Predicted 3D model of an 82-nucleotide RNA (c-di-GMP-I-GGC riboswitch aptamer) from Steroidobacter sp. Model confidence (mean pLDDT): 77 of 100.

[in-house]
RNA sequence: CUUUGGAAAGGCAAACUCACUGAAAGGUGAGGACGCAAAGCCACCGGUCUGAAAGUUUUCUAAGACAGCGGGGUUGCCAACG
Numbered sequence: 001c002u003u004u005g006g007a008a009a010g011g012c013a014a015a016c017u018c019a020c021u022g023a024a025a026g027g028u029g030a031g032g033a034c035g036c037a038a039a040g041c042c043a044c045c046g047g048u049c050u051g052a053a054a055g056u057u058u059u060c061u062a063a064g065a066c067a068g069c070g071g072g073g074u075u076g077c078c079a080a081c082g
Stems, first nucleotide, its partner, number of pairs: 001082001003080003011036002016031006034068001040074003044071003047066004054061002
């Protein structure tokens, strides 16, 4: 450097519960572990969810959210083979 593997040394933390926050989706903190080798980071592409204020008769648009939905970009731990 490349490839492969592992939840183990170290790490993250789904559902659920409580508190705060938001119009909502959701977010943050604490508890808790279903899982995770990028479940680190980035909304660029597709997708999903929300829909208060603004536009719109409405759908919807704009806007917001999800990186633990897929792709892409970028950085990176341990071990083994080469």

The source organism's lineage runs through Bacteria, Pseudomonadota, Gammaproteobacteria, Steroidobacterales and Steroidobacter. It was read from a public genome assembly, where an Rfam model found it.